[in-house]
Context: one part of a larger RNA
RNA sequence: UUAGGCGUAAAGCAUUUGUAGGUGGAUUUUUGAGUCGCCUUCAAAUCCCAGGGCUCAAUCCUGGACAGGCGGUGGAAACUACCAAGCUAGAGUAUGGUAGGGGCAGAAGGAAUUUCCGGUAGAGUGGUGAAAUGCGUAGAGAUUGGAAAGAACACCAACGGCGAAAGAACUCUGUUGGAUCGACACUGACAAUGAGGGAUGAAAGCCAGGGGAAUGAAUAGUAUUAGACACCCCAGUAGUCCUAGCCGUAAACGAUGGAUAUUAGGCGUUGUGCAUAUCAACCCAUGCAGUGCUGUAGCUAACGAGUUAAGUAUCUCGCCUGGGGAGUAUGUUCGCAAGAAUGAAACUU
Numbered sequence: 001u002u003a004g005g006c007g008u009a010a011a012g013c014a015u016u017u018g019u020a021g022g023u024g025g026a027u028u029u030u031u032g033a034g035u036c037g038c039c040u041u042c043a044a045a046u047c048c049c050a051g052g053g054c055u056c057a058a059u060c061c062u063g064g065a066c067a068g069g070c071g072g073u074g075g076a077a078a079c080u081a082c083c084a085a086g087c088u089a090g091a092g093u094a095u096g097g098u099a100g101g102g103g104c105a106g107a108a109g110g111a112a113u114u115u116c117c118g119g120u121a122g123a124g125u126g127g128u129g130a131a132a133u134g135c136g137u138a139g140a141g142a143u144u145g146g147a148a149a150g151a152a153c154a155c156c157a158a159c160g161g162c163g164a165a166a167g168a169a170c171u172c173u174g175u176u177g178g179a180u181c182g183a184c185a186c187u188g189a190c191a192a193u194g195a196g197g198g199a200u201g202a203a204a205g206c207c208a209g210g211g212g213a214a215u216g217a218a219u220a221g222u223a224u225u226a227g228a229c230a231c232c233c234c235a236g237u238a239g240u241c242c243u244a245g246c247c248g249u250a251a252a253c254g255a256u257g258g259a260u261a262u263u264a265g266g267c268g269u270u271g272u273g274c275a276u277a278u279c280a281a282c283c284c285a286u287g288c289a290g291u292g293c294u295g296u297a298g299c300u301a302a303c304g305a306g307u308u309a310a311g312u313a314u315c316u317c318g319c320c321u322g323g324g325g326a327g328u329a330u331g332u333u334c335g336c337a338a339g340a341a342u343g344a345a346a347c348u349u
Stems, first nucleotide, its partner, number of pairs: 003321004007303002012317001014200004021193001023191001025087001027085002031081001033080002035076002037073003041069002048064005090190001091187003095182004102176006109153001113149008124135002162167001205246002208243003214240002219235001221233001257316006265294009299304001322349003331342004
């Protein structure tokens, strides 16, 4: 390479958008490129098949063929492709609703915490397995009145909803993206995937300027201990927060790429139709789009998964090929740096 694979054994890019490429609905027509047919040729020997003959075999003789290549012919027209026309089931647009912690910006809120300024009061408080460091007669802790600051938003809360993923929740306002349902009006295959490329991308970290209540790497102290560069405790810097940039990684997980079609049920739940019912809300039956549990067939090494497939098929991209060496070395690209991306071999087993 072929082939077989990728939930957990090696293996699905963190997610999305989209270029090239390969792939693509249904009807009629054109052409005849692919495809199919016919002909020539590719010496003989060899190989294969059927016979024959040296006693058999090897060897030898006779005949025949498959497959494939090049060239010609212009026969076929189903399929692929091309040409032309029309179609509506895919896709999209318009229209009427709906739900939502989707994004961005702004405004306002209460509980708690800490600090500061007062009142009352007067000896402890805090912390732990037990203590001590710590705070406190220069008046702490407790209680009460006032002020300020920063960060996070209890209950509602759900196996609930939204977003491509990362993620996203006090309340209100503005603005904005997407989804879904219903009628059917329009376009008429405009599609799915997607190498490169672009965009987004938790936390930590970096740069500049702010902010700093609480928490808290580093650091210091008290303990524990044989030791204790830890766990526990008292403190505490960076950080965590905001603004403008960078970084580009995570067990970025459903450890499961995307799309389409198809294949038993049962029980919930969210959104929205329809039918029925009603004063109304329920109830009951059913459709579409999500989200869960259970489970048949088939699948799986098993665990399990099972219409939200890991079943049955098609299209397309990514990736894997024993363990270690090693996600290392080297080179290149990117980055302020930290590092990221790409990524071996010797050797060993």